[in-house]
Molecule: Bacterial RNase P class A
Organism: Gammaproteobacteria bacterium
């Protein structure tokens, strides 16, 4: 200088005036002064805790989530290192990464064949066995068929078809033999491990793929959420006690039956249902109200410790609480002309949205000293 990778910062700036809404102050009160008033994502509510009810929440079944190691945290399905595998030249990035020698399942097209010691479409070969024909020393050899049958070396289908290459070795062939190259075990080194190994020995050599298919192992989950939840407490109905008030009978003393009276049933009778009057208290719950509200597993900066996530110190700064629910509006100047999108119990991740600007690490190319 171009291309690119990761990682962090910011999120229009200044002034003025008029506003909300909240804590202090000082006032009886209006109201005055001060003081602080959204995010990196407050989002989606997907993990995980944290407070708070439920009292069985233990044990087991069900269901769910999550899986290479080690570590970090309150916890995590989150993050840090680090191993395998894939991609890029490289910085670096992506990885759902236990099991297919438990048992089920499923696999378009193409092919002959897609699976428990597989599968002959083309092609080789027919040595062995048939068959034919010639020759014979009558023991057989030679030649042909391509009947049986061998073959996975070649060709063809396919993401895949039972290691690769050379070479002996066959009738043609094949790990059928051998040499190297993969692989597998077993040991020995390195590593806390997960794995690595160019070391050492063995085995001719493991029987496809799918488990974000059922399923098997392992390890983890009690339900509900702040409208959780706790106090304070009108009116009006219902609930209890106590007092009065009230005819008559039974009574197991809790009440019951009759009778009145009132209301309903059809205007009235019978009949039938339904109710029991007045005062005081007392507790339950509504309506409103107060708490739960925000100063914390808290942030920032120092200091140590550690590769890192994080973890201890202890000085020093900072920190929105609302309930119809405040953080706004207007005017000016100025840029690069301004995205996404706004709190509602709190926290710690992911995840998805984003105008544009700076800032530091590295990789790769060309040039130039």
């Nucleotide at each position: 200088c171009g291309a690119g990778u990761c990682g962090g910062c910011u999120a229009g700036a200044c002034a003025a005036c008029c506003g909300c809404g909240c804590g202090c102050u000082a006032g009886u009160a209006a109201u005055a002064g001060c003081g602080g008033g959204a995010g990196g994502a407050a989002a989606g509510u997907c993990c995980g805790g944290g407070c708070u009810c439920c009292a069985u929440a233990g044990g087991a079944c069900a269901g769910g989530a999550c899986g290479c190691c080690a570590g970090g945290u309150a916890a995590c399905g989150c993050c840090u290192g680090g191993g395998g595998g894939g991609c890029g030249u490289a910085a670096g990035c992506c990885u759902a990464c236990g099991g297919a020698a438990a048992g089920u399942g499923c696999a378009g097209c193409a092919g002959a064949g897609a699976g428990c010691u597989a599968a002959a479409c083309c092609g080789c070969c027919g040595a062995u066995g048939g068959c034919c024909a010639a020759g014979u020393u009558c023991g057989c050899u030679u030649g042909g068929c391509a009947c049986a049958g061998g073959u996975a070396a070649g060709g063809g289908u396919g993401a895949a078809a039972a290691g690769g290459u050379g070479g002996g070795g066959u009738a043609a062939g094949a790990g059928c033999c051998c040499a190297c190259c993969g692989c597998g075990c077993c040991g020995g080194u390195g590593g806390c491990a997960a794995c690595a190994u160019u070391c050492g020995g063995u085995g001719g050599c493991a029987g496809g793929g799918u488990a974000a298919a059922c399923c098997c192992c392992g390890u983890c989950c009690g339900g509900a959420g702040c409208a959780a939840g706790a106090c304070c407490a009108a009116a009006u109905a219902g609930g209890g006690a106590a007092g009065u008030a009230u005819g008559a009978g039974a009574u197991u003393c809790g009440u019951c039956u009759c009778g009145a009276c009132a209301g309903g049933u059809u205007g009235u009778c019978c009949g039938c249902c339904u109710g029991c009057g007045c005062u005081u208290c007392c507790g339950g719950g509504u309506a409103g109200g107060u708490c739960g509200c925000u100063u914390g597993a808290u942030g920032c900066a120092c200091g140590u410790g550690g590769u890192g996530a994080c973890g201890c110190g202890g000085c020093g700064c900072a920190c929105a609480g609302a309930u119809g629910a405040a953080u706004g509006g207007u005017u000016g100047u100025c840029c690069a002309c301004g995205a996404c999108a706004a709190a509602a119990c709190c926290c710690g991740g992911c995840u998805u949205a984003u105008c544009g600007g700076c800032c530091g690490a590295c990789u790769c190319g060309c040039c130039u000293u």